[in-house]
A computed fold for a 395-nucleotide RNA from an Actinomycetota bacterium, annotated as Bacterial RNase P class A. A source record names the gene rnpB.
RNA sequence: GGAGCCGGCCGGGCGGCCGCGGGCGGUCUUCGGAUCGCUCGAGGAAAGUCCGGACUCCGCAGGGCAGGGUGCUGGCGUGAGCCAGGCGGGGGUGACCUCGCGGACAGGGCAACAGAGAGCAGACCGCCCGGGCGGCGUGAGCCGUUCGGGUAAGGGUGAAACGGUGCGGUAAGAGCGCACCAGCGCGGCGGGCGACCGUCGCGGCUGGCAACCCCCACCCGGAGCAAGGCCGAGCAGGCAGCGUUCGAGGACGGCCCGUCCGAGCUGCCGGGUAGGCCGCACCGGUCCGGCGAACGGACCGGCGGUGGUCGCGCUUCGGCGCGUCCGCCGAGAAAGAUGGUCGCCGGCGGGUUUCGGCCCGCGCACAGGAUCCGGCUUACAGGCCGGCUCCUCCA
Numbered sequence: 001g002g003a004g005c006c007g008g009c010c011g012g013g014c015g016g017c018c019g020c021g022g023g024c025g026g027u028c029u030u031c032g033g034a035u036c037g038c039u040c041g042a043g044g045a046a047a048g049u050c051c052g053g054a055c056u057c058c059g060c061a062g063g064g065c066a067g068g069g070u071g072c073u074g075g076c077g078u079g080a081g082c083c084a085g086g087c088g089g090g091g092g093u094g095a096c097c098u099c100g101c102g103g104a105c106a107g108g109g110c111a112a113c114a115g116a117g118a119g120c121a122g123a124c125c126g127c128c129c130g131g132g133c134g135g136c137g138u139g140a141g142c143c144g145u146u147c148g149g150g151u152a153a154g155g156g157u158g159a160a161a162c163g164g165u166g167c168g169g170u171a172a173g174a175g176c177g178c179a180c181c182a183g184c185g186c187g188g189c190g191g192g193c194g195a196c197c198g199u200c201g202c203g204g205c206u207g208g209c210a211a212c213c214c215c216c217a218c219c220c221g222g223a224g225c226a227a228g229g230c231c232g233a234g235c236a237g238g239c240a241g242c243g244u245u246c247g248a249g250g251a252c253g254g255c256c257c258g259u260c261c262g263a264g265c266u267g268c269c270g271g272g273u274a275g276g277c278c279g280c281a282c283c284g285g286u287c288c289g290g291c292g293a294a295c296g297g298a299c300c301g302g303c304g305g306u307g308g309u310c311g312c313g314c315u316u317c318g319g320c321g322c323g324u325c326c327g328c329c330g331a332g333a334a335a336g337a338u339g340g341u342c343g344c345c346g347g348c349g350g351g352u353u354u355c356g357g358c359c360c361g362c363g364c365a366c367a368g369g370a371u372c373c374g375g376c377u378u379a380c381a382g383g384c385c386g387g388c389u390c391c392u393c394c395a
Base pairs, nucleotide, nucleotide: 001391002390003389004388005387006386007385008384009383010382012345013344014343015342016341017340018339020041021040022039023038024037025036026035027034028033043366047377048376050375051374052373053372054371055224056223057222058221067220068219069218070217071216072085073084074083075082076081086101087100088099089098090097091096102215103214107213108212109209110208124155125154126151127150128149129148130147131146132145133144134143135142136141163181164180165179166178167177168176182206183205184203185202186201187200188199189198190197191196228278229277230276231275237269238268239267240266241265242264249261250260251259252258282302283301284300285299286298287297288296289295303330304329305328306327307326308325310323311322312321313320314319346364347362348361349360350359351358352357
């Protein structure tokens, strides 16, 4: 200098104008709201809704069955999960990446096609022994064919054919025997908290699938903020009272009189529709409840916003700043606000260059709350920081 790997982080900045939703305050109001001022107003994933929890409602003596989920070890965590490690498979020269994980001597079951045979198997070719027949040879015997038997070393099929190599052994062979190697089981020793690793001895013990049933261990009520709670028109219902010529009630702009219409009117009750409000929102601490740092309640403090009281300072006398005490507020919408535009800087792409720069183009990654929190997964232009690997060059 080039190419990579891992971990962490950022993911546009400042300002002007216009606009949108929440909060507080002022003014106006037909009480529905309007308007003005200040202030707050999306993300690392707000997403997928895959897990766990809070919260809410329903269900629930206790035990069991059925059903579902999880499954190497240690630590952390309520949990989802995270970190580190172990064993096995795969990829990369490497840093490293990636996939899998209880049990197949409890039992049952399965394996397409091919193949003779697919589980304590199997004789198609081959090899070996014996018999018959034919041929050749003087002969021992050889060749061909057929029948009976032995054989898993060789060929062939397959994803997989009952460990591998060698020696012995044999008619030919075979863990049949032996040595070594790989694995498994049992036992000893050493290391490790442990999964497990190393080593020694013994046993010829040697295929796979549990995401097929099953066995073992542990865990598991259901629905979800459209949860749920409070208030509640109108219409209908129930009860009571008043009233129908002894005229309730209504209209004539408020009241009285008067005139006209006139059979219903008023109150209460429960459920509850439309609709409204809450649920629904900064951070921290203490106390109480609680297994608990989760959650709930009460109180206190801090930060920020807004309006007011009082004080001090400054002032262009319009106000401004700081402190003090008090009220309220902390994104919280409901067809769903957080946007548009302009300027400068940054970024990306292209052109040009006298290497200082200049010109043109692009608003410029993925994407946006809807009860909240935690985790996982997925998407992502461009950039920053740290550690490490490989190649090349120089000293």